THF (Tetrahydrofolate) riboswitch aptamer from a bovine gut metagenome, 92 nucleotides, folded computationally. RNAcentral holds the sequence, with entries from MGnify. The prediction has a mean pLDDT of 86. Its Rfam family is "THF (Tetrahydrofolate) riboswitch aptamer". Its family is annotated with tetrahydrofolate metabolic process in the Gene Ontology. From the family's description: Tetrahydrofolate (THF) riboswitch was first reported for Ames et al. as an RNA motif in 5' untranslated (5'-UTR)regions of folate transport and biosynthesis genes in Firmicutes genomes. A reference for the family is Ames et al. (2010), "A eubacterial riboswitch class that senses the coenzyme tetrahydrofolate", Chem Biol.
[in-house]
């Protein structure tokens, strides 16, 4: 000198929740995890608590199922890209 490699971010596909409103995102608090190690936050998760909010429609049975298209800054698995500031270590 040069790679390898995280949480996790996009996207695509495939299974689900939801639409009788949870979850997505928004402030506050408190925790916790995070290249192989130590560690660490402006990233990431979690609990509470606070605000704010929504697109359904159709059709067979009939008040509840069922199928279909939708919708929702939805959840999880894959692929494919992008991806630790410090010190030490790994490889060539």
């Nucleotide at each position: 000198c040069a790679g390898a490699g995280u949480a996790g971010g996009a996207u695509a596909a495939g299974c689900g929740c939801g639409u009788u409103a949870a979850g997505u995102g928004c402030c506050g608090a408190c925790g916790g995890a995070u290249g192989g190690g130590a560690g660490g936050u402006c990233g990431c998760c979690g609990u509470c608590g606070g605000a704010c909010g929504a697109a359904g429609c159709a059709c067979g049975g009939u008040u509840c199922c069922g199928u279909g298209c939708g919708c929702g800054g939805u959840g999880c698995u894959u692929g494919u890209c992008c991806g630790c500031a410090u010190c030490c270590g790994c490889u060539g």